A computed fold for an 81-nucleotide RNA from a soil metagenome, annotated as c-di-GMP-I riboswitch aptamer. Of the family's consensus pairs, 95% are formed in the model. Model confidence (mean pLDDT): 89 of 100. Its Rfam family is "c-di-GMP-I riboswitch aptamer". Gene Ontology term of the family: cyclic-di-GMP binding.
[in-house]
Parts: sequence; structure tokens; C1' cells
RNA sequence: AAACGGCAAACCCGGGGAAACCCGGGGACGCAAAGCUACGGACCUAACCCUGUUGGGGGGUAUGGCCGCCGGGCUACCGAA
Repeated sequence: AAACGGCAAACCCGGGGAAACCCGGGGACGCAAAGCUACGGACCUAACCCUGUUGGGGGGUAUGGCCGCCGGGCUACCGAA
């Protein structure tokens, strides 16, 4: 540089969840690890809890989420090599 392929953003439908978000189907913005992992950082949500108020609104907070935010760990097709 190729070849066989792979994954699947936004959005729509159905479902789960307090939410973030996740699952299934459709759909492709992109991705050479956009495979797995929540170990570190960042970010998102705030049910419980704390606080505030006459009350409500509000504020704080992860045990929740996110690997297609970054890093770490593990694994991996083809090929010049």
C1' cells in the first nucleotide's frame, strides 16, 4: 500500500433505570484496537444521606454511570516486515 472482514455515532422504535446511562432492533458519524477491563485521572447523574426553607425551589455528595475523554493492564486479524 493491499486483502478478508469487524465495530457502530447522531437519530428513530421497544424495554430497564430516580437519573446519568444501559439493553434489543433499525441506522452509519467515524474507528487499526471505537476488543475487554472502572486500576488512576477527567467528566455525567444525585436515588439514599447531609444541609437549607414555614414549605417548595436550592446547595453538597457516589455506593450509580461513562472505555467512542485521557492514561494504565490484558488480548488481537492481515501485511511491508